[in-house]
Context: one part of a larger RNA
RNA sequence: CUGAUCAAGGGAACUCGGCAUAUUGGCCCCGUAGCUUCGGUAGAAGGGGUGUCUACACUAGUUUCUGAAUUAAAAGAUGCAAGUGUAGAUCUCAGUAACAAGAACCGCCCGACUGUUUACCAAAAACGUAGCCAAGUGCGAAGCUGAAAAGCUGUGUAUACUUGGUGAGACCUGCCCAGUGGUGGUGUCUGAAACCUCCUUUCAAGGGGGCUAAGGCCCAUCAAACGGCGGGCCUAACUAUGAGGCUCUUAAGGUAGCGUAAUACCUUGUCGUCUGAAUGGCGACUUGCAUGAAUGGUUUAACGAGGUGGUUACUGUCCCUGAUCAGAACCCU
Numbered sequence: 001c002u003g004a005u006c007a008a009g010g011g012a013a014c015u016c017g018g019c020a021u022a023u024u025g026g027c028c029c030c031g032u033a034g035c036u037u038c039g040g041u042a043g044a045a046g047g048g049g050u051g052u053c054u055a056c057a058c059u060a061g062u063u064u065c066u067g068a069a070u071u072a073a074a075a076g077a078u079g080c081a082a083g084u085g086u087a088g089a090u091c092u093c094a095g096u097a098a099c100a101a102g103a104a105c106c107g108c109c110c111g112a113c114u115g116u117u118u119a120c121c122a123a124a125a126a127c128g129u130a131g132c133c134a135a136g137u138g139c140g141a142a143g144c145u146g147a148a149a150a151g152c153u154g155u156g157u158a159u160a161c162u163u164g165g166u167g168a169g170a171c172c173u174g175c176c177c178a179g180u181g182g183u184g185g186u187g188u189c190u191g192a193a194a195c196c197u198c199c200u201u202u203c204a205a206g207g208g209g210g211c212u213a214a215g216g217c218c219c220a221u222c223a224a225a226c227g228g229c230g231g232g233c234c235u236a237a238c239u240a241u242g243a244g245g246c247u248c249u250u251a252a253g254g255u256a257g258c259g260u261a262a263u264a265c266c267u268u269g270u271c272g273u274c275u276g277a278a279u280g281g282c283g284a285c286u287u288g289c290a291u292g293a294a295u296g297g298u299u300u301a302a303c304g305a306g307g308u309g310g311u312u313a314c315u316g317u318c319c320c321u322g323a324u325c326a327g328a329a330c331c332c333u
């Protein structure tokens, strides 16, 4: 050094962090909060029991006999072996005596969940998901593959298929069509070639005019399309604040919510609580540098080898090291 075993008293004082160890553990009985989508959470938590022998009771089985007579059954007796319960006894430090074999609880964040993933440094809050929404598509469909023939979807038919967004459930999803984009419409306008026509004394090349499709322009509409969602000054009979007023300006000026947040620079914000002490956790406040509603907002039981904080139990993590066992390196031979 590697792998084990034990450790008085203390018990996380260790450390980024209880990492690692220890604790718990099977089965039977009792008992089980808050929350909840009423299914769960739940093995919640927390208690008690557990070996062997004897007696008794009960349960189901089986041998033989009585019943027994035609077949049987019930009942009783008898032996065997087993289980359950009660009581008593008994041994050990210890009875699921070895092996095997949950530590538990309470907050918060994220993701609903089971699932999937970086074969060989990442398993997650990433991906997916059911559900929700939008768009396209009437079938020889749209979409995809192919040079084509053809094929898949699908021997399906809008309760279907394809594409995109969001991501269970609950409560909801505000305003903006100016920009970009989609869809629809209309015709004074614009708009190419071909075509018609004129000029260039012929041909060719060229030039001018006329007509016109899509598109543009124009007019609507669409944000669960891409996206966006202000500033200044003044003002109430203490002060402070500003319901309110004025003004500039925009397409519209951020609604409900949530909020120092996985988002907050200042910031260790301020207050409360947990501690002896907390740049920590939680609960509030909130002027939000730079939150915010399917780029979803806010919640949420259950779930998680997820993240973070606390409590109990437990321990060589530590105070503070020691002893033992088996090896290795190494030293001597």
Base pairs, nucleotide, nucleotide: 001327002326003325004324005323006322007321009319010318013317018314026050027049028048029047030046034041035040037168051090052089053088054087055086056085057084058083059082061080062079064077065076066075091095103312104311105310106309107308108307109306110304111303115127116126131166132165133164134163135162136161137160143152144151145150169299170298171297172296174229175228176227179226180225181222182221183220184219185218187217189216190215195210196209197208198207199206230248231247232246233245234244257291258288269285270284271283272282273281274280
Predicted 3D model of a 333-nucleotide part of an RNA (large-subunit ribosomal RNA, domain IV) from a Candidatus Portnoyibacteriota bacterium. Taxonomically the source falls in Candidatus Portnoyibacteriota (Bacteria, Bacteria candidate phyla). Model confidence (mean pLDDT): 84 of 100.